[in-house]
RNA sequence: GAGUUGGACGGAUCAUCGCCGCGGAUUUUCUGAAUCCGGGGAGGAAAGUCCGGGCUCCAUGGGGCAGGGCGCUGGGUAACCCCCAGCGGAAGCGAUUCCGGGAAAGUGCCACAGAAAACAAACCGCCCGCCGUGGUGCAAACCACGACGGGUAAGGGUGAAACGGUGGGGUAAGAGCCCACCAGUUGCCGUGGCGACACGGCAAGCUAGGUAAACCCCGUCCGGAGCAAGGCCAAAUAGGAGGGCGUCAAGGCUGGCCCGGCCAGCCCUCGGGUAGGCUGCUUGAGGCCGUGGGCAACCACGGCCCUAGAUGAAUGAUGAUCGCCCCUCUUAUGGGGAACAGAACCCGGCUUACAGUCCAACUC
Repeated sequence: GAGUUGGACGGAUCAUCGCCGCGGAUUUUCUGAAUCCGGGGAGGAAAGUCCGGGCUCCAUGGGGCAGGGCGCUGGGUAACCCCCAGCGGAAGCGAUUCCGGGAAAGUGCCACAGAAAACAAACCGCCCGCCGUGGUGCAAACCACGACGGGUAAGGGUGAAACGGUGGGGUAAGAGCCCACCAGUUGCCGUGGCGACACGGCAAGCUAGGUAAACCCCGUCCGGAGCAAGGCCAAAUAGGAGGGCGUCAAGGCUGGCCCGGCCAGCCCUCGGGUAGGCUGCUUGAGGCCGUGGGCAACCACGGCCCUAGAUGAAUGAUGAUCGCCCCUCUUAUGGGGAACAGAACCCGGCUUACAGUCCAACUC
């Protein structure tokens, strides 16, 4: 100088005026209100709502199917599509980063180009046969060109990808067709490792394209809805249930009249429930420090700390000083600028956005 990985920060202090909670005091019309005092009031992502859990209600005898998530190994955790340590592959000189069941069970698909994109395939080329034309030649025959039939995956060409590589044998020409060596795969055995796997030996010409965020197969996990969950209190109006009155005057039905009964009406009580209010609500798998265990993620023990709780939804505005960056400039002075973004039941993660600053380790 160029990089890689991890971590920390995300302006500070003061004053004035406001906003939302909490505690205390005083006053008052006292489960309330007002005033005063004290103290608290957004983030590293509060975001996306993508995973996992707590909590709440509903459902639930057991098993299976369907559907969905996940997928190397071991560990951590309340749990995980998370984290840590490894293994294998790919990229990089390297620090390091990215990827992860099965394509040798079956089916499908593979743009363009190309003859052919997979139980293969013949465009050019190479080889054989046969026919025709032409040439040489006395002839047999040979050569060239063309048509037809067949063989050939070695060579050319296409493509991101074309069915192991090199050499030899073999053949009309060729080809794992055969052989040697190399590479790989599969099976068996041995050694090391908890394991993924690594290393070594033997055998088999076995040479097998890619794609599973295509269907699928294998393994494993999963009941549903969510704080607008759920609980409590509870107007007005309407409706419901029960009781009473139904008179000194008063309605309808019971075919006329009386009693009685029912309905309407009036009054009282009760329960459900709407508006509204309270709760759930913030002390929690919590944070910091120390010691110990562990490579680490993390765990155990001890000490200290309390740090938002709104709901037509507070967390703001102004000023001063200092700090940072930019411009002018010798400097000072002066002027300008400061990102992404705003809690909503709570945690653990992941992903995405972000001006600028600092620290540590490592590599070339």
This is a predicted structure of a 364-nucleotide RNA (Bacterial RNase P class A) from a marine sediment metagenome. Rfam family: Bacterial RNase P class A. By type it is a ribozyme. Of the family's consensus pairs, 95% are formed in the model. The coordinates come from a structure-prediction model, not an experiment, and the mean pLDDT is 77.